[in-house]
Order: sequence, then structure tokens, then C1' cells
RNA sequence: UUUGAUAAACGGUAAACCCGUCUGAAAAGCGGGGGCACAAAGCUACCGGGCUAAGGAACCGUGUUCUAUGCCAGCGGGGUUGCCAAG
Repeated sequence: UUUGAUAAACGGUAAACCCGUCUGAAAAGCGGGGGCACAAAGCUACCGGGCUAAGGAACCGUGUUCUAUGCCAGCGGGGUUGCCAAG
């Protein structure tokens, strides 16, 4: 240094849910509470996948369908940064 297995410690993040004269068409995000879980559940939209459909298009009957330039990093991969380390 690498691989496998398995401990400890300082800490970190923050699911569902609740609140909001918040942002947004929505998905979702932000702030507060909360704590499911996570060794990268830090960052990043490059790849795959997923969510939404304002606007646009088609159909034609006051709706239906399609569509990302919007969003998800706690869906997977990639890139990048970082904490500890007994045996």
C1' cells in the first nucleotide's frame, strides 16, 4: 500500500411525520422540530434509471396522451473530497 474479516473512539448526516402568510405549475427544494437509517446517505446531473408536465404538440371534447429545458445524489454506476483504525 492492497484485499478479506472484525472491533473501538471523536463526531457527522438526517427517513417517515409535523409546522411554515416560504419558493415552485408540479415533482421537489428551503427553514424549524423529529430520528428511520447511513463508513461516504460529503460534493458532483457525466451514464443508466425514476418523478413531475408549466410551456409545447397531437387527439377531439372541455378532457386524454406524449414531451424536460424542471427535479431526484437516501435508486445504481462514474468522477472527486474526507474521519478513525486496537488486533
Notes: A computed fold for an 87-nucleotide RNA from Noviherbaspirillum sedimenti, annotated as c-di-GMP-I riboswitch aptamer. Its Rfam family is "c-di-GMP-I riboswitch aptamer". Rfam describes the family as follows. GEMM was predicted in a large-scale screen for bacterial structured RNA regulatory elements.